[in-house]
Molecule: c-di-AMP riboswitch aptamer (ydaO/yuaA leader)
Organism: Dehalococcoidia bacterium
RNA sequence: AUGCAGCUACAGCCGAAUCCCGCAGACAGCGGGAACGGGGGAACCAUUCCGUGGGGUGCAUUGCACCGCCGCCACCCGGCAGCGGGAGCAUAGGCGACUUCCGACGCCGAACCCGUCAGCUAACCCCGUAGGCUUUCGGAGGCGCGUAU
Repeated sequence: AUGCAGCUACAGCCGAAUCCCGCAGACAGCGGGAACGGGGGAACCAUUCCGUGGGGUGCAUUGCACCGCCGCCACCCGGCAGCGGGAGCAUAGGCGACUUCCGACGCCGAACCCGUCAGCUAACCCCGUAGGCUUUCGGAGGCGCGUAU
């Protein structure tokens, strides 16, 4: 300089959730280490609490609307506040085959735990290594592979 191409497969995605060793040894199970992830925990700093508790993992936070109950106001229509319900529409945020940015499209926007207690936090202490899935597109740059000089 130029070409190829990063998707069909023992291949990959979300997630911290993988690898190795020993005992046992059919399997299962038990223990340890590395790696990754999380929590507690000084000084300094920070913090205005006051049960309608507070806090943690996680992208999963918030608002409006609908229905029901109930309190207050009100002649009526109706209005305001609180609680509960399924679940509608949005939304902070997150994900979608090397990677970054931009654009479009699609999807999620949960669940669980501690138990009156925890800000940050060196040393130190403790815990987890599950589960669920199957395949977006375009542009610019980087990385990768090849060829020539």